[in-house]
Context: one part of a larger RNA
RNA sequence: UGACGGGGGCCCGCACAAGCGGUGGAGCAUGUGGUUUAAUUCGAUGCAACGCGCAGAACCUUACCGAGGCUUGAACUGCUGGUGAUCUACCUGAAAGGGAUAGUGUCCCGGUUUACCGGGAAGCCAGUGGAGGUGCUGCAUGGCUGUCGUCAGCUCGUGUCGUGAGAUGUUGGGUUAAGUCCCGCAACGAGCGCAACCCUUGUCCUUAGUUGCUCGUCCGUCAGGAAAGCACUCUAAGGAGACUGCCGGUGAUAAACUGGAGGAAGGUGGGGAUGACGUCAAGUCCUCAUGGCCCUUACGUCUCGGGCUACACACGUGCUACAAUGGCCGGUACAACGAGUCACAAUACCGCGAGGUGGAGCAAAUCUCUGAAAACCGGUCUUAGUUCGGAUUGCAGUCUGCAACUCGACUGCACGAAGUCGGAAUCGCUAGUAAUCGCGGAUCAGCCACGCCGCGGUGAAUACGUUCCCAGGCCUUGUACA
Numbered sequence: 001u002g003a004c005g006g007g008g009g010c011c012c013g014c015a016c017a018a019g020c021g022g023u024g025g026a027g028c029a030u031g032u033g034g035u036u037u038a039a040u041u042c043g044a045u046g047c048a049a050c051g052c053g054c055a056g057a058a059c060c061u062u063a064c065c066g067a068g069g070c071u072u073g074a075a076c077u078g079c080u081g082g083u084g085a086u087c088u089a090c091c092u093g094a095a096a097g098g099g100a101u102a103g104u105g106u107c108c109c110g111g112u113u114u115a116c117c118g119g120g121a122a123g124c125c126a127g128u129g130g131a132g133g134u135g136c137u138g139c140a141u142g143g144c145u146g147u148c149g150u151c152a153g154c155u156c157g158u159g160u161c162g163u164g165a166g167a168u169g170u171u172g173g174g175u176u177a178a179g180u181c182c183c184g185c186a187a188c189g190a191g192c193g194c195a196a197c198c199c200u201u202g203u204c205c206u207u208a209g210u211u212g213c214u215c216g217u218c219c220g221u222c223a224g225g226a227a228a229g230c231a232c233u234c235u236a237a238g239g240a241g242a243c244u245g246c247c248g249g250u251g252a253u254a255a256a257c258u259g260g261a262g263g264a265a266g267g268u269g270g271g272g273a274u275g276a277c278g279u280c281a282a283g284u285c286c287u288c289a290u291g292g293c294c295c296u297u298a299c300g301u302c303u304c305g306g307g308c309u310a311c312a313c314a315c316g317u318g319c320u321a322c323a324a325u326g327g328c329c330g331g332u333a334c335a336a337c338g339a340g341u342c343a344c345a346a347u348a349c350c351g352c353g354a355g356g357u358g359g360a361g362c363a364a365a366u367c368u369c370u371g372a373a374a375a376c377c378g379g380u381c382u383u384a385g386u387u388c389g390g391a392u393u394g395c396a397g398u399c400u401g402c403a404a405c406u407c408g409a410c411u412g413c414a415c416g417a418a419g420u421c422g423g424a425a426u427c428g429c430u431a432g433u434a435a436u437c438g439c440g441g442a443u444c445a446g447c448c449a450c451g452c453c454g455c456g457g458u459g460a461a462u463a464c465g466u467u468c469c470c471a472g473g474c475c476u477u478g479u480a481c482a
Stems, first nucleotide, its partner, number of pairs: 001482002003479003007476005013470001015466002019429005026320008034311002042053002064306007077129007087103003090099003107120006132295002135293003141289002143284003146280001148278001153192006159168003172183003198272004203240007212230003217226003243266001246260005322422001326381006338369003344361001348357003388419001393414007435458007
């Protein structure tokens, strides 16, 4: 000087408390451990691994296993030599591959000349230098990432003090979300962070008016349509607006705090992006790049089949429930974000349904996905393992795709398990939040998505406070630690 303390002081954070809803019990989904296996590819392992890499494992992917093949090789490039490249049919084989026959059939330049010669390009064959490796080492590395933590810290120049390591500044008094600002001070300044600048959302103005809108006009029984218009909604460019700016009080006359006015918004308005010096030899050599080591008729490469989907069990994360604030039936209403040409697909017809036929429109403010669901109104059920719950199983089907046995999703009928609110323990959340309800998208032929990333609808309770638990910041103190 740091680090640590079941030392002290001050202060923060859904850290506790106050509340609301969960997990832990059940079934299923998914990941992991373990076990099993020919193989169950590999990595990730307290917080910070475990719906993680995987924004899509039937084949492919695929790295694993079995079997069958190849050896300048699936792909790249230099050199040497040779050559009738390519395509179709046939045999064999699970395919990859192998085989021989028949047919087809060739680019450019020059010379001779009318079928040959020479050179070149591409392809193929042989040889050679070399390729290839998701093989090892993340404790040799780059790059990228997690984490403490969006915590308020981390440093430097000059000066001063100290023999020196170092200190000072950065401590102190206030204040703040903040090393934020003010005052003081042997310090004076500065840098990286904080804040602001960026995006989005909340109000208004201007401009613009189609594919958007309809105050007013006309037509139409309604639904709607027409012309017309750009007022409104909206769209998307530019601006305005919020700065403790104004007022009262407190305060040191400061910074600031507290209350108020005006205002769509008030003290960082809400949300996002943004992550200092560093820590964990944290993670990744299976994105990529790369040193070293290793393999080179194999640890490379091609193909088929299997496996990654196993199952006495244990754990994590979720979904669905256990019901009446509910289930079922009928009627009726209101979104936003997005996506679409190998696509989204309307009206219509067929089917109980998944879906099928067909194809208008739309490269989309026009058309389609797309009638959102919870909600509301009416009816029924009457506390039951039930008209709750839907696992499991049987049969019959639909769709995608060479192909759904291992191993897809969905539909119909039948079957109708556990489960009556969950021990110890433990998690999330402070407002348009929690809870609850549906919708969209990426990946994607299809999908094991209940995941992830977004979007809107309905919409709470509670916070006395900082004694305690956890994590952190500043000052101070002790130390047998570095």